Background:
A computed fold for a 74-nucleotide RNA from a bacterium, annotated as transfer RNA. It matches the Rfam family "tRNA". The coordinates come from a structure-prediction model, not an experiment, and the mean pLDDT is 83. The RNAcentral record of the sequence draws on ENA.
RNA sequence: GGGACCGUAGCUCAGUGGCAGAGCACCAUCGCUACAAACGAUGGAGGUCGCAGGUUCGAAUCCUGCCGGUCUCA
Numbered sequence: 001g002g003g004a005c006c007g008u009a010g011c012u013c014a015g016u017g018g019c020a021g022a023g024c025a026c027c028a029u030c031g032c033u034a035c036a037a038a039c040g041a042u043g044g045a046g047g048u049c050g051c052a053g054g055u056u057c058g059a060a061u062c063c064u065g066c067c068g069g070u071c072u073c074a
Stems, first nucleotide, its partner, number of pairs: 001073007010024004018057001026044006050066005
C1' cells in the first nucleotide's frame, strides 16, 4: 500500500428503512437480617448510534469520503 470485517449506554451486545433496546454494572425503595453485606422484587437514570456529506417523506440501517480497531495479502 490492497482486501475483508467491526465501531450503538460504563461493559458485553441486539436492532438491516418507520418510537433507539436487552443483559450486567450504577442509583432509589421494599423484602430478607439484631444491623450490615450478599441475595431477591419493583422502579429509575444513563446515547452526537465513530465523524462529515449524500439518497429518502423518513437513516443506527442504504451510498461516498475520512478516523479508529481486528484479521489477511504483498